The RNA shown here (transfer RNA) has 72 nucleotides and comes from Callorhinchus milii.
Its Rfam family is "tRNA". From the family's description: Transfer RNA (tRNA) molecules are approximately 80 nucleotides in length.

[in-house]
């Protein structure tokens, strides 16, 4: 080369059946505290890249490109 899986937030996953998305964690900020952790409440922050179907794609569907597995 071949077969298969995966790709969403700094990390670790959840979401799908098409109508634009969440948790936990960290991170900034504000209350508390003499201060520091802890809690509490707020806030940013994201669908690998490219076509292609669609009124409409992060999902559907082709092809790179990354990475794992398996097998040689």
């Nucleotide at each position: 080369a071949g077969u298969u899986c995966u790709g969403u937030a700094g990390c670790u996953c959840c979401g799908a059946a098409g109508u634009u998305a969440g948790a936990g964690u960290a991170c900034u900020c504000g209350c508390c505290u003499c201060g520091c952790a802890a809690g509490c409440g707020a806030g940013a922050g994201a669908c690998c890249u490219g076509g292609g179907u669609u009124c409409g794609a992060u999902u559907c569907c082709c092809a790179g490109c990354a990475g794992g597995a398996c097998a040689a």

Its mean pLDDT, the model's own confidence on a scale to 100, is 80. Lineage of the source: Eukaryota > Metazoa > Bilateria > Holocephali > Callorhinchus.